[in-house]
Molecule: transfer RNA
Organism: uncultured Desulfovibrio sp.
RNA sequence: GCCAACUUAGCUCAGCUUGUAGAGCAGCUGAUUCGUAAUCAGCAGGUCGUCAGUUCAAGUCUGACAGUUGGCU
Numbered sequence: 001g002c003c004a005a006c007u008u009a010g011c012u013c014a015g016c017u018u019g020u021a022g023a024g025c026a027g028c029u030g031a032u033u034c035g036u037a038a039u040c041a042g043c044a045g046g047u048c049g050u051c052a053g054u055u056c057a058a059g060u061c062u063g064a065c066a067g068u069u070g071g072c073u
Base pairs, nucleotide, nucleotide: 001072002071003070004069005068006067007066010025011024012023013022019056027043028042029041030040031039049065050064051063052062053061
């Protein structure tokens, strides 16, 4: 230099054929316990990498850019 994949919650990842975004772990509160852990119940946490385009409507489709990983030279 060229090619491909990936970018969504603090972390690891889902999200179908565009139709107002979820799980596990972690965190907080409560229950249980003499107390801790474990267990159970609940709560909170997101401008879906950035900027544009298409569309009535974009996490999802298109383009550019940025970052990460891998491959080729």